[in-house]
RNA sequence: CCAGUUGGUCGGAGGACCGCGCCCCGCAAGGGGUGAGGAAAGUCCGGACUUCACGGAAGCAAGGUGCCGGUUAACGACCGGGCGGGGUAACUCGACGGAAAGUGCAACAGAGAGAAAACCGCCGAUGGCCCGAAAGGGCACAGGCAAGGGUGAAACGGUGCGGUAAGAGCGCACCACUCGUCCAGUAAUGGACAGGUACGGCAAACCCCACCUGAAGCAAGACCAAAUAGGGGUCGCGCAUGAUCUGUUUCCGGAUCGUGGCCCGGGUAGGUUGCAAGAGGCGUAUGGUAACAUCCGUCCCAGAUGAAUGGUCCUCACCCCGCAAGGGGUACAGAAUCCGGCUUACAGACCAACUGGCAUU
RNA sequence: GGGGCCGUAGCUCAGUUGGGAGAGCGCUACGUUCGCAAUGUAGAGGUCAGGGGUUCGAUUCCCCUCGGCUCCACCA
Numbered sequence: 001c002c003a004g005u006u007g008g009u010c011g012g013a014g015g016a017c018c019g020c021g022c023c024c025c026g027c028a029a030g031g032g033g034u035g036a037g038g039a040a041a042g043u044c045c046g047g048a049c050u051u052c053a054c055g056g057a058a059g060c061a062a063g064g065u066g067c068c069g070g071u072u073a074a075c076g077a078c079c080g081g082g083c084g085g086g087g088u089a090a091c092u093c094g095a096c097g098g099a100a101a102g103u104g105c106a107a108c109a110g111a112g113a114g115a116a117a118a119c120c121g122c123c124g125a126u127g128g129c130c131c132g133a134a135a136g137g138g139c140a141c142a143g144g145c146a147a148g149g150g151u152g153a154a155a156c157g158g159u160g161c162g163g164u165a166a167g168a169g170c171g172c173a174c175c176a177c178u179c180g181u182c183c184a185g186u187a188a189u190g191g192a193c194a195g196g197u198a199c200g201g202c203a204a205a206c207c208c209c210a211c212c213u214g215a216a217g218c219a220a221g222a223c224c225a226a227a228u229a230g231g232g233g234u235c236g237c238g239c240a241u242g243a244u245c246u247g248u249u250u251c252c253g254g255a256u257c258g259u260g261g262c263c264c265g266g267g268u269a270g271g272u273u274g275c276a277a278g279a280g281g282c283g284u285a286u287g288g289u290a291a292c293a294u295c296c297g298u299c300c301c302a303g304a305u306g307a308a309u310g311g312u313c314c315u316c317a318c319c320c321c322g323c324a325a326g327g328g329g330u331a332c333a334g335a336a337u338c339c340g341g342c343u344u345a346c347a348g349a350c351c352a353a354c355u356g357g358c359a360u361u
Numbered sequence: 362g363g364g365g366c367c368g369u370a371g372c373u374c375a376g377u378u379g380g381g382a383g384a385g386c387g388c389u390a391c392g393u394u395c396g397c398a399a400u401g402u403a404g405a406g407g408u409c410a411g412g413g414g415u416u417c418g419a420u421u422c423c424c425c426u427c428g429g430c431u432c433c434a435c436c437a
Stems, first nucleotide, its partner, number of pairs: 001357010012316007020035006037332001041343002044341005049217004062213005067081005082096001083094004097208002102206002104202002119149002121145003126142002128139004157175006176197002180193005221273004231264007242257006266436003280299004285294003317330005362433007371386004380417001388404005410426005
């Protein structure tokens, strides 16, 4: 210098004028302060908070998570490690438990699709048949063979040597795999030794194992005000052995005298609160590889509800077009109870660390 | 603001142990008719909303994005 990886910061700046929401001062006129984001978004997870339900524990059902260890209020997030894939490397990606508990699925093609199969093919040692005096040769009937061809996404370990009639883990070497023992590690897992070649794929199919989860959501909930027919239906719970009404009276039955859910009907579409000092931001120190934790200092940082956060002009910065004068542009986007994450969108600029290549010393 | 459901041909909709993309109406051509309608025969027409993943294989199973529909206020 070129190419790249990871992490982070910013994402126009300053001024003038006119406006808007909220807060403060003021009798008023008016004045002062403050006013979007890293994602405010999607609402995909996790909490705080609130109401309802609930004696405790365990279990069933339903849903979720899924290598191991840690962090955290909690998590499906984050950090570190293992294993596997990618990259020369820095680094990066992974829904990554179980298919030797069970059930199920695999269209088409193919001879055969699950402890399988003989279509082409190879052999025919042994038995059979034929030729031959014999040695031997031939046929491919019985039968043997999964090495080769072909089908398929997938065909019951791979390569090589030996072996054989031809073959085959049949034997051997290396690789792969699995169980067992020992060693290292908290663990996932790794290494060594020994052993055999059986056990294919799919669990984002049912399922098994381990762990987690009560339900709903600020339009939750609380208070005030206004208005209306304090109505009707239905389903529960409670209960006086009573009272009232009713079917003419008794027996017997129904309704009300209590309350709750749902539905229909009626009314209002107003205000306050919840609601902004918090698992808060920034900086330093300490512990930890890190996520993070602790101590100290410092700061106060939007609160609308027919819903504010805007417009015009000037100067400058950067980018694009143009010979020039000059013109155009500055991404994605817009708080709504709050917080921790994830995901998605995002023109461009800058910083730090690291990797590879080339050149020079 | 917060829940739930849906997206398949021009329209209305089917589509499940994951393997063929379909029906009715509409459209086009031909036949029938003097002509039209009706009817008969044949045919065209699909990014299964878009993207990614699992799988040999996805309308179907999982994740993300886009669009649409619908419900949720208070009082007695």